[in-house]
Molecule: FMN riboswitch aptamer (RFN element)
Organism: uncultured Quinella sp.
RNA sequence: UUGGGGCGGAGUGAAAUUCUCCACCGGCGGUGACAGUCCGCGAGCGAAAGCUGAUUCGGUGAAAUUCCGAAACCGACGGUUAAAGUCCGGAUACGAAA
Numbered sequence: 001u002u003g004g005g006g007c008g009g010a011g012u013g014a015a016a017u018u019c020u021c022c023a024c025c026g027g028c029g030g031u032g033a034c035a036g037u038c039c040g041c042g043a044g045c046g047a048a049a050g051c052u053g054a055u056u057c058g059g060u061g062a063a064a065u066u067c068c069g070a071a072a073c074c075g076a077c078g079g080u081u082a083a084a085g086u087c088c089g090g091a092u093a094c095g096a097a098a
Stems, first nucleotide, its partner, number of pairs: 001098002008022004024085001025075002027041004036073002044051002055071005077089003
């Protein structure tokens, strides 16, 4: 010095990018081979100790919960005319790491 992405369409309603249906997104390092869901870290919460989300089946292969096919699942806190992973805010912050 760099260092996080994402609400587009339809419906209901007085009101929703918050609900419903369809859609969309995925930090850093590791791992026999490419990972949001394996291991660890960061972020978040806490006075501290510490706490902290989610995947299966089939296929290929020497090797893959990482690839291919299929079907699933998860996502801090505060705010809001109505409940938020995607809007606004703390944040011109913090930050693993490169």